A computed fold for a 73-nucleotide RNA from Streptomyces fumanus, annotated as transfer RNA. RNAcentral holds the sequence, with entries from ENA. The source organism's lineage runs through Bacteria, Actinomycetota, Actinomycetes, Kitasatosporales and Streptomyces. Its Rfam family is "tRNA". The family's RNA type in Rfam is transfer RNA.
RNA sequence: AGGUCAGUAACUCAAUUGGCAGAGUGGCGGGCUCUUAACCCGCUGGUUGUGAGUUCGAGUCUCACCUGACCUA
Numbered sequence: 001a002g003g004u005c006a007g008u009a010a011c012u013c014a015a016u017u018g019g020c021a022g023a024g025u026g027g028c029g030g031g032c033u034c035u036u037a038a039c040c041c042g043c044u045g046g047u048u049g050u051g052a053g054u055u056c057g058a059g060u061c062u063c064a065c066c067u068g069a070c071c072u073a
Stems, first nucleotide, its partner, number of pairs: 001072007010025004019056001026044006049065005
């Protein structure tokens, strides 16, 4: 320099054909327990990497850029 893949909650990851952004872990509260842990219940948490474009509608499609991993030279 060229190419491929990835970027979504504090972390690990989903989201089917473009149609209400979710789960687990974590945090907080409660139950249970002599207490803690475990277990159970509830709550909490998002500028979907950045900026544009297409569309009635974009996490999803298109373009540029940024970051990371890998491949080729």